A computed fold for a 264-nucleotide RNA from a Bacillota bacterium, annotated as Bacterial large signal recognition particle RNA. The organism belongs to Bacillota, within Bacteria. The RNAcentral record of the sequence draws on ENA.
RNA sequence: CUGUGCUAUGCGGGGAGCCAGUGGUGCCCUGAACCUACAAUCCACUACAGUAGGGCAGAAUGCCGCUCGAGGCUUUUCGCGUGUCGCGCAGUCGUGCGUAAGCGGCGUUGACGGUAGGGUCUCGCGCAAUGUUGCGCCGUGAACCGUGUCAGGGCUUGGCGGCAGCAGCACUAAGCGGAUUGCGGCAUGUGAUGCGAGGUUGCUUUACAAGAGCCGGCUGCGCAAAGGACGGCGGGGCGCGAUCUGUCGAAAGCGGAUGCACAG
Numbered sequence: 001c002u003g004u005g006c007u008a009u010g011c012g013g014g015g016a017g018c019c020a021g022u023g024g025u026g027c028c029c030u031g032a033a034c035c036u037a038c039a040a041u042c043c044a045c046u047a048c049a050g051u052a053g054g055g056c057a058g059a060a061u062g063c064c065g066c067u068c069g070a071g072g073c074u075u076u077u078c079g080c081g082u083g084u085c086g087c088g089c090a091g092u093c094g095u096g097c098g099u100a101a102g103c104g105g106c107g108u109u110g111a112c113g114g115u116a117g118g119g120u121c122u123c124g125c126g127c128a129a130u131g132u133u134g135c136g137c138c139g140u141g142a143a144c145c146g147u148g149u150c151a152g153g154g155c156u157u158g159g160c161g162g163c164a165g166c167a168g169c170a171c172u173a174a175g176c177g178g179a180u181u182g183c184g185g186c187a188u189g190u191g192a193u194g195c196g197a198g199g200u201u202g203c204u205u206u207a208c209a210a211g212a213g214c215c216g217g218c219u220g221c222g223c224a225a226a227g228g229a230c231g232g233c234g235g236g237g238c239g240c241g242a243u244c245u246g247u248c249g250a251a252a253g254c255g256g257a258u259g260c261a262c263a264g
Base pairs, nucleotide, nucleotide: 001264002263003262004261005260006259009057010056011055012030013029014028015027020046021045022044023043024042034054035053036052037051038050063256064255065254066253067252071248072247073246077242078241079240080239081238082237084235085234086233087232089231091230092229093228095224096223097222098221099220101219102218103217104215105214106213114208115207116206117205118204119203120202121198122197123196124195125194126193127191128190129188130187131186132185133184134183135182137178138177139176140175146171147170148169149168154163155162156161
């Protein structure tokens, strides 16, 4: 060096996550790479860290180092978005007060203001209304213990006569019921009501003298308050993007090393 048979080993790797840790199932990256069973209410293991069974390859396709680097995770800073908390914070929408420049309205058919009177207000006395009650009115109303008249009958008397008196009829008391035109009492969340007195800041109305302003609806301007929405400022949270830092790192490229036995 060649051939044969083996062995180590290989037949994918990696990130986040899970976990005390390792690997796997599921997710993601890489990119092409045996099969079967198991596994998120997990599964299997323990630093030689999936287990079990089968198949194939087998010292180069494997291993080690370096470079590069898909991608993941992470730190800083910034931007954008979103949500939340706080702060009324020269803003906007909105509120109140003032002003009267503009618009508008009222005003010489007389504004604001002034004077006098009436009303509105208070008190007193009436009237009316309404309610209630009493009187009065109507009806009814007593087996006997109400009245009158009392048939019959009764009592009494020598007699004339006298007396009591049921039923009936009439009337009436208390009571009951009714009507509401009348009279009285009491009351009132009653009245476009009358009279008298008082009061009168305001509002309203009438009259008078006088004679030019007045109102504040919209815009503008000023001030104030509030904190609902928008906006602003500040602090956390979340998402996305950029940037910086750290970390792991597939694939690819380059380099390096390589077992045992037998035969020639």
Record summary:
Its Rfam family is "Bacterial large signal recognition particle RNA". It is annotated as a non-coding RNA gene. RNAcentral records the identical sequence in 2 taxa.